[in-house]
The RNA shown here (THF (Tetrahydrofolate) riboswitch aptamer) has 95 nucleotides. The sequence was found by an Rfam model in a public genome assembly. Its Rfam family is "THF (Tetrahydrofolate) riboswitch aptamer". About the family: Tetrahydrofolate (THF) riboswitch was first reported for Ames et al. as an RNA motif in 5' untranslated (5'-UTR)regions of folate transport and biosynthesis genes in Firmicutes genomes. The coordinates come from a structure-prediction model, not an experiment, and the mean pLDDT is 82.

RNA sequence: GGCAGAGUAGAUAGUUUGCGUUAAGUGUUAGAGGAUGGAACGUGGCCUCUAAACGAAAAGCUUAAGGCUUGCGGUAAACUAUCGCGUUCGCUGUC
Numbered sequence: 001g002g003c004a005g006a007g008u009a010g011a012u013a014g015u016u017u018g019c020g021u022u023a024a025g026u027g028u029u030a031g032a033g034g035a036u037g038g039a040a041c042g043u044g045g046c047c048u049c050u051a052a053a054c055g056a057a058a059a060g061c062u063u064a065a066g067g068c069u070u071g072c073g074g075u076a077a078a079c080u081a082u083c084g085c086g087u088u089c090g091c092u093g094u095c
Stems, first nucleotide, its partner, number of pairs: 001095005010083009019073003028052007036044001038089005058070005
């Protein structure tokens, strides 16, 4: 130097354990802030806070209190699988 490859944030699916079902959460809009392959620049998405609008699926069994089962929620976390940085340098393998 050539060729090949790995790795971020995160996305989807499955499993398990929770939370809510007396509506939190999720999603939408606006503003502010933050993190984001090992490095730099950058893109894109992500997260947090504040405010606003919108908005839901319960049923059965049992009980002294309460609890259990099946559902439901663009619900949370963990694990597994698949997918997952544009340029330059770096890293791994190979010539």